[in-house]
This record gives sequence, C1' cells and structure tokens, in this order.
RNA sequence: ACCAAACUUCAGGGACAGGUGAAAUUCCGUACCGGCGGUGAAAGCCCGCGAGCCGAAAGGUUGAUCUGGUGAGAUUCCAGAGCCGACAGUUAAAGUCUGGAUGGGAGAAGCAUGAU
Repeated sequence: ACCAAACUUCAGGGACAGGUGAAAUUCCGUACCGGCGGUGAAAGCCCGCGAGCCGAAAGGUUGAUCUGGUGAGAUUCCAGAGCCGACAGUUAAAGUCUGGAUGGGAGAAGCAUGAU
C1' cells in the first nucleotide's frame, strides 16, 4: 500500500407579507430547500443507491431539463428559460405544518487487528 472482518462516531434542508373563505403555512400570490456513490469537469432533473410503499424472501415499485457559451472533455461550470418532490394526518387539496423518526440508512471518517 491493498484485501477482509470487528469497533466507535457522523450521516436532510426549506416560507410567509397578503387575498378568498365558515375553515387553507395545503388554493391564489410571491418565496425558500435539494440525502449518498459514480461520471477526463463540480449534478435535485445523466447512471445507480438509500428512505417510503408491496412482498416470507428474492425482488418489484418509486419524480423531474432543455438551449446557448467556454473547453481536449461538462444534460455537472457560466448565462437563460423550465420542471420535480414518497406515505399517513389535518374544518380546504401539503417538497416547507404535524407524524412514523431521539427511527432507519445509502455512505463517510477514525481506530487498532489479521493475511499478502
């Protein structure tokens, strides 16, 4: 240095001035947020994974992007215009409220050990 297993820790962010109404942080309006790994270049929307849901398990299911520019290389940078967001609850329909969750976990870091 690489491989293996063990242990410890870490591991999700975000709204309201106002309007209507009996009732809405759920509608209108204007905002804000973006897990993890990969990808000659940095990603919510490219490829996968996790969580959620179904299942005894294997597994299945689970959203969204284009144009131009630069460049060897970018759906990842810059500019512009768009789009998406599980399940349950709630006197009115939820990415932002409440809840399962002081949970789980993709993974990340550290530590010593064993083999080569």